[in-house]
RNA sequence: GGGGUUAUAGCUCAGUUGGUCAGAGCGCUUCGCUCACAUCGAAGAGGUCCCCGGUUCGAGCCCGUGUAACCCCA
Numbered sequence: 001g002g003g004g005u006u007a008u009a010g011c012u013c014a015g016u017u018g019g020u021c022a023g024a025g026c027g028c029u030u031c032g033c034u035c036a037c038a039u040c041g042a043a044g045a046g047g048u049c050c051c052c053g054g055u056u057c058g059a060g061c062c063c064g065u066g067u068a069a070c071c072c073c074a
Stems, first nucleotide, its partner, number of pairs: 001073007010026004019057001028044005050066001052064003
């Protein structure tokens, strides 16, 4: 220098052909249970979906630039 993969909750990740789809597990908070803790049960909080722009009636999803991590070629 060229190419590829990935970026979504505090962590690990899912998200189908663009449409009432913002989700799971763990973690966190509250309550129940217990003398107490753990386990278990119930409820809840927590997200500008990496940045900017574009397409579209509508973008986590499609397109482009950039950033970061990893990999391949030279």
Molecule: transfer RNA
Organism: Acholeplasmataceae bacterium